[in-house]
RNA sequence: UUCUUAUCCAGAGCGGUGGAGGGACAGGCCCUUUGAUACCCAGCAACCAUUAAAUCAUUUAAUGAUUUAAACGGUGCCAAUUCCUGCAAGGAUCCUAUAGUCCUUGGGAGAUGAGAG
Numbered sequence: 001u002u003c004u005u006a007u008c009c010a011g012a013g014c015g016g017u018g019g020a021g022g023g024a025c026a027g028g029c030c031c032u033u034u035g036a037u038a039c040c041c042a043g044c045a046a047c048c049a050u051u052a053a054a055u056c057a058u059u060u061a062a063u064g065a066u067u068u069a070a071a072c073g074g075u076g077c078c079a080a081u082u083c084c085u086g087c088a089a090g091g092a093u094c095c096u097a098u099a100g101u102c103c104u105u106g107g108g109a110g111a112u113g114a115g116a117g
Stems, first nucleotide, its partner, number of pairs: 001117008013041001015040003021031003025086004043077002047074002050070009082109001087106007
């Protein structure tokens, strides 16, 4: 960096360092010297690995699958739903159409894990 696949409405500190920006991009809307981003510590979670239990399958062993629990390892996460929208379809609003606004569904983009190149 590309591909495949799963997940993205839950959860997580009035701690330390340090000082101006940050929320991927664009538009909006926000956070921030009542110290942001970052780093450290604490924490959350349970994707991978591991351990334990139960059930099922393979005629034993053993292995595999599913579920539950744990959390010492590898990641990840720790304002706001992935902060919202970004493309398409349908519906509501409107006398009709367009526009606008709102709702639903699908998609796109992005993030993270696991696997492959």